Record summary
Transfer RNA from Candidatus Viadribacter manganicus, 72 nucleotides, folded computationally. The RNAcentral record of the sequence draws on Rfam. Lineage of the source: Bacteria > Pseudomonadati > Alphaproteobacteria > Hyphomonadales > Candidatus Viadribacter. It matches the Rfam family "tRNA". About the family: Transfer RNA (tRNA) molecules are approximately 80 nucleotides in length. It is annotated as a transfer RNA.
[in-house]
């Protein structure tokens, strides 16, 4: 400097290949229990950014951002 991969709640992981972003652990509210763990229930919480292309974009194009690997 070139090139190739990757980026989703706090963490970890689906999303049928363009058509409501979902569970798992955590976490806060409730039930229960003498408290507290363990049970149930119920709740907040995300697509790295910026643009296009679509009626509709995590998905598809552009550039950039950060990690990573290969050359040189």
């Nucleotide at each position: 400097u070139g090139c190739c991969c990757g980026u989703u709640c706090g963490u970890c992981u689906a999303a049928u290949u363009g058509g409501u972003a979902g569970g798992a652990c955590g976490c806060c509210g409730g039930a229960g229990u003498u408290u507290g763990g363990u049970u149930c229930c119920g709740g907040a919480a995300a697509u790295c950014c910026u643009c296009g292309u679509u009626c509709g974009a995590a998905u598809c194009g552009a550039g950039g951002a950060c990690g990573g690997g290969c050359a040189a």